[in-house]
RNA sequence: GAAUGAACUGCGGAAGAGUUCGGAUGAUCCUUACGGAUCGCCGGCGCCGAAGGAGCAACCGCCCCGGAAACUCUCAGGCAAAUGGACCGCUGUUCGAUG
Numbered sequence: 001g002a003a004u005g006a007a008c009u010g011c012g013g014a015a016g017a018g019u020u021c022g023g024a025u026g027a028u029c030c031u032u033a034c035g036g037a038u039c040g041c042c043g044g045c046g047c048c049g050a051a052g053g054a055g056c057a058a059c060c061g062c063c064c065c066g067g068a069a070a071c072u073c074u075c076a077g078g079c080a081a082a083u084g085g086a087c088c089g090c091u092g093u094u095c096g097a098u099g
Base pairs, nucleotide, nucleotide: 005095006094007093008092010090011089012088013087018045020044021043022042023041025040026039027038028037029036030035046079047078048077052075053073054072055071059067060066061065
């Protein structure tokens, strides 16, 4: 004096799958009215995997044991839009390192 790396913040990108069926109806909007539209609650069936979680395991290690996926399962979550979103990129802070 610093790095691979790790954690967190900000910004950007980011897929998949029924806005399906039924029930009780609540709210909002439009309409002179009849009526129409949207959102919400409960239940059923069908589906998705990239929050989280779990399982197997290549592999790795300090090899007693432990760490391990974008694979698998779908408990959770999700299936118009919005939100969320593993992961990727850039930035800042902290640790690493009072070295």